[in-house]
Molecule: Bacterial RNase P class A
Organism: uncultured Candidatus Sulfotelmatobacter sp.
RNA sequence: GACCGGACGGCCGCUUUCACCGCUUUCGGCGUUGGGAGAGGAAAGUCCGAACUCCGCAGAGCAGUGUGCCGGAUAACGUCCGGGACGUCAGGUUCAAGCCUGAUGGACGGAAAGUGCCACAGAAAACAUACCGCCUUGACAACAGGGUAAGGGUGAAAAGGUGCGGUAAGAGCGCACCGCCGCCGCAGUGAUGCAGCGGGCAGGGCAAACCCCACACGGAGCAAGACCAAAUAGGGAGGAAAUCCGUGGCUUUGAUUUUCGAAUCAGGGUUCGCGGACACGUGCCGGCUCGGUGCGUCAAACCUCCGGGUAGGUCGCUAGAGCCGAGCAGCAAUGCUCGGCCCAGAGGAAUGGCCGUCCCGCAGGAGCAAUCCUGAGGACAAAAUUCGGCUUACAGGUC
Numbered sequence: 001g002a003c004c005g006g007a008c009g010g011c012c013g014c015u016u017u018c019a020c021c022g023c024u025u026u027c028g029g030c031g032u033u034g035g036g037a038g039a040g041g042a043a044a045g046u047c048c049g050a051a052c053u054c055c056g057c058a059g060a061g062c063a064g065u066g067u068g069c070c071g072g073a074u075a076a077c078g079u080c081c082g083g084g085a086c087g088u089c090a091g092g093u094u095c096a097a098g099c100c101u102g103a104u105g106g107a108c109g110g111a112a113a114g115u116g117c118c119a120c121a122g123a124a125a126a127c128a129u130a131c132c133g134c135c136u137u138g139a140c141a142a143c144a145g146g147g148u149a150a151g152g153g154u155g156a157a158a159a160g161g162u163g164c165g166g167u168a169a170g171a172g173c174g175c176a177c178c179g180c181c182g183c184c185g186c187a188g189u190g191a192u193g194c195a196g197c198g199g200g201c202a203g204g205g206c207a208a209a210c211c212c213c214a215c216a217c218g219g220a221g222c223a224a225g226a227c228c229a230a231a232u233a234g235g236g237a238g239g240a241a242a243u244c245c246g247u248g249g250c251u252u253u254g255a256u257u258u259u260c261g262a263a264u265c266a267g268g269g270u271u272c273g274c275g276g277a278c279a280c281g282u283g284c285c286g287g288c289u290c291g292g293u294g295c296g297u298c299a300a301a302c303c304u305c306c307g308g309g310u311a312g313g314u315c316g317c318u319a320g321a322g323c324c325g326a327g328c329a330g331c332a333a334u335g336c337u338c339g340g341c342c343c344a345g346a347g348g349a350a351u352g353g354c355c356g357u358c359c360c361g362c363a364g365g366a367g368c369a370a371u372c373c374u375g376a377g378g379a380c381a382a383a384a385u386u387c388g389g390c391u392u393a394c395a396g397g398u399c
Stems, first nucleotide, its partner, number of pairs: 001399004006358007014038006021031004040380001044391002047389005052221004064217005069083005084108001086105008109212002114210002116206003131152002133148006160178006179201001180199004185194003225315004235306005243277006249270009279297008322341008359378002362375005
């Protein structure tokens, strides 16, 4: 790193489904019997990415969040594969720096746009700077001035590195190699690599600090959402129990007048208002077919219908970016083709328990040993719309 995640048998249950029979008959339930199916490598964390569903959406900008070497894979991804550069470790090689080979690591755009920070230690942490040392001057010592970044010391990090020359001592001061910068060429899809010329060398580190650049981004989630639809309460519409008179309104018919707007007169209709009479319904009292009195007839209650939501039920719900095998393409991730298969769909939530045999190690005992007996034990954890990843947990075993 890959794979497995105790095996077999019997009995009793649970969920779901099919068949037969029985009961009920609301045509869907309930029950008996028999058959089929019934958790995972992570079902977990819910950290990314999607499918699906609903809501939202003129356009642009700002803000915010995320991603960040190159190429590919994919439905998509922050995942995977291949490559590049860098770091670390090991080996080889070089006088040394360095170089080569192998393994390994990861948020790997920009530090020459700007701002900020760099603890402690240290002389100095970035407009450089002199603590020790070295050299030199003041004749020497002490001390002071000057030169010096080779050496020491501090630190995570000290102003290119190594070697040779050079020098008072030193220093890219000079040279060679390595690194760096600029220009140009070649190779590569590209990241990038290699070579040439020029330049002694500017520009310390940190962006998982702000920031800059490029790209991407609407929200909620199966308790999404769709359909059917009680009881009760509430909403709306209609119906229903009469008769008469007066009056007002509305409406309508006819006639007359007219300034053409309408007015006047007569008649009809009206479950529209007001007033009254009678009647009806009902309660009470007296009482017996009547009387008195209150209330209602003005729509409260009642009846019918309509619509919304709730309880409840059904769907979404598992045939899918599905699994297995073979072949082909590709370094690989992966894709294509062919053949075969159907593998939980419950929903406050089934997948469990007991027994027997075996397996696995552990402990104790017996035995010279092989082995036998006894005992306790066998992890992490369990679907809840479905996939692709990542991360985390895991007794024991195999390669």